The RNA shown here (small-subunit ribosomal RNA) has 1452 nucleotides and comes from an uncultured bacterium.
[in-house]
RNA sequence: AUUGAACGCUGGCGGCAUGCUUUACACAUGCAAGUCGAACGGCAGCACGGGUGCUUGCACCUGGUGGCGAGUGGCGGACGGGUGAGUAAUACAUCGGAACGUGUCCAGAAGAGGGGGAUAACGCAUCGAAAGAUGUGCUAAUACCGCAUAUGCUCUGAGGAGGAAAGUAGGGGAUCGAAAGACCUUACGCUUUUGGAGCGGCCGAUGUCUGAUUAGCUAGUUGGUGGGGUAAAGGCCCACCAAGGCGACGAUCCGUAGCUGGUCUGAGAGGAUGAUCAGCCACACUGGAACUGAGACACGGUCCAGACUCCUACGGGAGGCAGCAGUGGGGAAUAUUGGACAAUGGGGGCAACCCUGAUCCAGCCAUGCCGCGUGUGUGAAGAAGGCCUUCGGGUUGUAAAGCUCUUUCAGUUGGGAAGAAACGAUUGCAACUAAUAAUUGUAAUUAAUGACGGUACCGACAGAAGAAGCACCGGCUAACUACGUGCCAGCAGCCGCGGUAAUACGUAGGGUGCGAGCGUUAAUCGGAAUUACUGGGCGUAAAGGGUGCGCAGGCGGUUUUGUAAGUCAGAUGUGAAAUCCCCGGGCUUAACCUGGGAAUGGCGUUUGAAACUACAAGGCUAGAGUGUGGCAGAGGGAGGUGGAAUUCCAUGUGUAGCAGUGAAAUGCGUAGAGAUAUGGAAGAACAUCGAUGGCGAAGGCAGCCUCCUGGGUUAACACUGACGCUCAUGCACGAAAGUGUGGGGAGCAAACAGGAUUAGAUACCCUGGUAGUCCACGCCCUAAACGAUGUCAACUAGUUGUUGGGCCUUAUUAGGCUUAGUAACGAAGCUAACGCGUGAAGUUGACCGCCUGGGGAGUACGGUCGCAAGAUUAAAACUCAAAGGAAUUGGCGGGGACCCGCACAAGCGGUGGAUUAUGUGGAUUAAUUCGAUGCAACGCGAAAAACCUUACCUACCCUUGACAUGUAGCGAAUUUUCUAGAGAUAGAUUAGUGCCUUCGGGAACGCUAACACAGGUGCUGCAUGGCUGUCGUCAGCUCGUGUCGUGAGAUGUUGGGUUAAGUCCCGCAACGAGCGCAACCCUUGUCAUUAAUUGCCAUCAUUUAGUUGGGCACUUUAAUGAGACUGCCGGUGACAAACCGGAGGAAGGUGGGGAUGACGUCAAAUCAUCAUGGCCUUUAUGUCCAGGGCUACACACGUGCUACAAUGGUAGGGACAGAGGGCAGCGACUGUGCGAGCAGAAGCGAAUCUCAAAAACCCUAUCCCAGUUCGGAUUGGAGUCUGCAACCCGACUCCAUGAAGGUGGAAUCGCUAGUAAUCGCGCAUCGGCCAUGGCGCGGUGAAUACGUUCCCGGACCUUGUACACACCGCCCGUCAAGCCAUGGGAGCUUGGGGCGCCUGAAGACGGUGACUUUACAGGGAGCUGUCUAAGGUGAAACAAGUGACUGGGGCU
Repeated sequence: AUUGAACGCUGGCGGCAUGCUUUACACAUGCAAGUCGAACGGCAGCACGGGUGCUUGCACCUGGUGGCGAGUGGCGGACGGGUGAGUAAUACAUCGGAACGUGUCCAGAAGAGGGGGAUAACGCAUCGAAAGAUGUGCUAAUACCGCAUAUGCUCUGAGGAGGAAAGUAGGGGAUCGAAAGACCUUACGCUUUUGGAGCGGCCGAUGUCUGAUUAGCUAGUUGGUGGGGUAAAGGCCCACCAAGGCGACGAUCCGUAGCUGGUCUGAGAGGAUGAUCAGCCACACUGGAACUGAGACACGGUCCAGACUCCUACGGGAGGCAGCAGUGGGGAAUAUUGGACAAUGGGGGCAACCCUGAUCCAGCCAUGCCGCGUGUGUGAAGAAGGCCUUCGGGUUGUAAAGCUCUUUCAGUUGGGAAGAAACGAUUGCAACUAAUAAUUGUAAUUAAUGACGGUACCGACAGAAGAAGCACCGGCUAACUACGUGCCAGCAGCCGCGGUAAUACGUAGGGUGCGAGCGUUAAUCGGAAUUACUGGGCGUAAAGGGUGCGCAGGCGGUUUUGUAAGUCAGAUGUGAAAUCCCCGGGCUUAACCUGGGAAUGGCGUUUGAAACUACAAGGCUAGAGUGUGGCAGAGGGAGGUGGAAUUCCAUGUGUAGCAGUGAAAUGCGUAGAGAUAUGGAAGAACAUCGAUGGCGAAGGCAGCCUCCUGGGUUAACACUGACGCUCAUGCACGAAAGUGUGGGGAGCAAACAGGAUUAGAUACCCUGGUAGUCCACGCCCUAAACGAUGUCAACUAGUUGUUGGGCCUUAUUAGGCUUAGUAACGAAGCUAACGCGUGAAGUUGACCGCCUGGGGAGUACGGUCGCAAGAUUAAAACUCAAAGGAAUUGGCGGGGACCCGCACAAGCGGUGGAUUAUGUGGAUUAAUUCGAUGCAACGCGAAAAACCUUACCUACCCUUGACAUGUAGCGAAUUUUCUAGAGAUAGAUUAGUGCCUUCGGGAACGCUAACACAGGUGCUGCAUGGCUGUCGUCAGCUCGUGUCGUGAGAUGUUGGGUUAAGUCCCGCAACGAGCGCAACCCUUGUCAUUAAUUGCCAUCAUUUAGUUGGGCACUUUAAUGAGACUGCCGGUGACAAACCGGAGGAAGGUGGGGAUGACGUCAAAUCAUCAUGGCCUUUAUGUCCAGGGCUACACACGUGCUACAAUGGUAGGGACAGAGGGCAGCGACUGUGCGAGCAGAAGCGAAUCUCAAAAACCCUAUCCCAGUUCGGAUUGGAGUCUGCAACCCGACUCCAUGAAGGUGGAAUCGCUAGUAAUCGCGCAUCGGCCAUGGCGCGGUGAAUACGUUCCCGGACCUUGUACACACCGCCCGUCAAGCCAUGGGAGCUUGGGGCGCCUGAAGACGGUGACUUUACAGGGAGCUGUCUAAGGUGAAACAAGUGACUGGGGCU
């Protein structure tokens, strides 16, 4: 785009078309083929007329008239109408042909004379239920039969012979006749014959679906001769003879199918299709058969057989909608048991006329195409309502309402066609004629005839009045929001959507598209160059046969002449009409109808041309081949022969191991191995040379020699003269393994055995070892048989190496040219890229083979081959939406190279064992609030849970609320006391009248009321912002421009060095730049300058004391500067960057420490810091309050403290910090208490006072290795302090008690220098404190680093990749379960076709003594033969279905 469509929703009108695609299933009922009285005998019924009888309106008679049932006869029922079952060619289409027929029709020629006998109807009789039948008697014809005639005609022996007919009707002048009529004429009809038209029969050529897993078929088969038969050619049929005919250019067989003009699609070529219309064919319940006829083997005829249905008196009969309606059934599905012959056409008839379900109309159906309408204009307050909202608004939307106008269509009413002119009638003229009859023709006039239908069309009336839906809105694809739902319900053409913010489901609002329709489904073509003729491919994506030879086939060098098959040009015939296209015309337009033209690619006939192809004839030598001389070679076959090595055997020497492995063991060996020496045997293979060397078609070929033999190449000439290339089928060769027979067997070695390894190890490793490997002969016929690249030929830049031959130059190498091979690069070109590139995968030609998504499957079945193994040929069902190629970026690797890090190693100290603290899990509970969960949760949020905090639980309360804003009213605010209650709270009570004012009131505060609202630590960190962790302080991450690539991308950023560093240098199709690194910042280490109190004190004075005076040199404080930059020297390095060493310096190569965290990753953490979308809640999930809980405890884990002791504990004495804090505070000092503390109290808002004692350390004493003078848990008692309050649940003090623990398994953590280890001090939070935590501060103060193999993590380069949620990836096979299709299968069932045999209806063709026609002739009945449908039966083959069981396959 389309449809004979169907289904869903919806539906106003008209025009024109279409309408059982399925069961060629079965059919009730009605109709669809009759007509002619001008062929005939007649008269059942109807009407008219006549007659008779009389009862005067009845009966009877009467073919007389109109007509006519049944019958004889003629014509027509062979057309028209239906259907598509069969048919792959007895068909159709196109083009031809010769051996034919033809009713009616047209034209021509001739005729139509004279006779005869029957028979239906009818009457009578009989049988039968019926259908129907029989006998007998009468009768007519345009029915039937002779005789005569015969222009044509047929046959012929060429003389001759044979063969026809029918009348009817109209009219009429003369003549005849009693009449009928004869007679004449006209029309129709009849007979013979010729020609024509149209129609039909037959033959040929070309074209017309699929399967080769159908390869051979055929006996009347193919041809001939002679007959028969037919309208006609012909094996159409028969007899005889011959052995042919068809087939790879697809016979035969199976399947499917009516063919065509056309129709749909497509740019075309094609593909699909064959409804309606038209042409042809076939069929008419199924099968067979003939009759009649001009025509049939006959849809509404006959006979027979069969199935089915109906009637029946059971004896027997009837029927055929694939005609029009209609019914049942089937189905997703397809109409009225309508009207009319008015028109067109058909049959009959002289005609009138009759018949006509052909046809014309109407009815039903949105089934399709076309047209029209459902209003028009105006109308902003942008109404109401709806929906959304950022609450401002937006949108629906000029849409509606309102105002105005119009009236198509529908409605009512009135008018109202065309389609109809023939025939007929009248008149005139003409023809015929004896004729002014009749008839025919023609002209004029004229009556009648309409199913549709009171329809089309025209007018009037009223009123916007009666008339819009469907699908879609994630992308493709035009059109977006809200709500509901929550991987549910559902959607889906493909991708896919839905797991609580769905533009994808459902609904709504809005929008988009089309519109009386819109969607869906089905189907065809297109896009699809996705079967490629136009117009594809085959190195790696599917695809080159394993290789050659070669018949058929295809293709073929150069030249001359001819022919004209192909080819080209002209003419001509045909190519039906309709359709399509163009130009016109008619319906108001269109669809539709119609006139003309063009077109119809084709086929035929004919004329011409002769280039090319072809064919014929004749030449040529460039292709191909032969001859001659050389050359190289693991080319092939046969025979012989050689040495090294292995193994075995024998002997000698000789002693304890050998062998083997990662390490071992099995094995061999004291019966003497291995080793060594000599000799011998046997088999197999041929080191070095040896090589991207050679040869061969491929497989393949290797010691040496001989014989036989194939091919190649080269040089120069001679010869043949296209002899060529390719090659389906075919033939030959064809590694290894395997197989058969017979040999052989050293080594090696499937199977097998043993030993190891391992979780296992039917493996890898080891020790043995049989087939086999070897030879001869015969099979097999496959390989990653690969260059994954078929063969042949031509053309198209080069460079380098190498093998063989030849020529030239040089003579020592070497160089140049040419040809045939073989390798490495590479231009143009090609390629998806990789790559190929004169040896093409380039540019072309010839021929062959092969491919068409993945799996199923190179499988099943069938065939062929094979001894077998198996090979070859080769599907389908089903299933998936991919499979695949090349390249790219990442990630990954028990890949590689290089580098780094307390990563390992080297060390020091820990954890893991104990007690205890704390956090977590678990379990518990009314609650044990919540979050954090590998590293990167677990002394984490929490820098302080007794109440509070607090979010949890149990009770008691409140509901505009504890908190905010707005409105109204009241009251200043505020305050005292009392009662009840656990308290919140409730009820009383006292004091108090403030501030500003323009005097209206206002501000703050409290109370009350109602409503907007407040509130939520409720949910979602997977809706978010912000902040944070981690890789990682790792050195990376990117961009612009340019360049390269079809592109993804690459380059830069890689490489050589170097660095802590993508740090720097050099090089480079890159040149620059950004975020990171570094530096800038803070602190610490040195110095200088400035300053000098509360700091300091060298000098002077003074004091218990820097206490005071004095000073600011020093220290210190705190501000500003300086200093360090690989700057200098030497070496290394590339003359670089840089590195190593050194000097100087307080400090040296980033001086130490901190802050600083690129692009990104982990849907990492947090809705409970805060903020925030959405959802939820609103007398509660909010608020207040009391008590409880977060502190519980069989257990498990993490992080710590203290220890286990002598480098220690205890007691006494003594010394040295830094950094902090302090007024609701730090608190000296004094007193007091054993002590925690208490009492009094100076100073200090702090370089001044104070916390404050530093501790390890040093000295002295003691303890003496023990569960201790270690260790301090636990428990008892007594206290102190904080606080409203220490019961659950605080810390501290004193006395007493004195648990585990003796350095901690597997495993594991931190640390590289002022570090680890160890020692104490301070601070935040804080009323107090469960702090052994956290954050800081200083004191003392080590050990070790060979090094980068390994573990972990990381950076860069490279490589492989089937990974990309990226190795925690992907993924294979068995087994288990479910489902699906399929192969085999003992069999079973069914079907179509063929063959043989039996039987054999009707019929046709034959034969025939009996009967019949009186007899002859002829015919018929009967009997009988042949052919034959259906039927029966038999043996095979084919196909389909089914089948216990079984095999593999697919999906989950």